[in-house]
A computed fold for an 84-nucleotide RNA from an uncultured Candidatus Saccharibacteria bacterium, annotated as transfer RNA. Its Rfam family is "tRNA". Gene Ontology term of the family: triplet codon-amino acid adaptor activity. It is annotated as a transfer RNA.

């Protein structure tokens, strides 16, 4: 230099043919149980603003297509594998 694959909350990892982003698990918060803890059970858990209701933003970054993009197209960045 060329080819292929990957990038999603704190972590792993889903999201069907483009149609509610984060299911499920772990972790963490709060509660129950306990003398206390562990285990177990219940509850909540992306970010920001807000007393709250609620609003806005968010799939590596930037553009494009579309009524609608994590998903399709282009460029770039990072990681992995292969070729030279």
């Nucleotide at each position: 230099g060329g080819g292929c694959g990957a990038g999603u909350g704190g972590u792993g990892g889903a999201a069907c043919u483009g149609g509610u982003a984060g299911a499920c698990a772990c972790g963490c918060u709060a509660g129950a149980c306990u003398c206390a803890a562990a285990a177990u059970c219940u509850u909540g858990u992306g970010g920001c603003a807000g007393c709250a209701a609620u609003g806005c933003c968010g799939u590596a970054a930037g553009g494009g297509u579309u009524c609608a993009a994590g998903u399709c197209c282009c460029u770039u960045c990072u990681c992995g594998c292969c070729c030279a």
Its mean pLDDT, the model's own confidence on a scale to 100, is 81.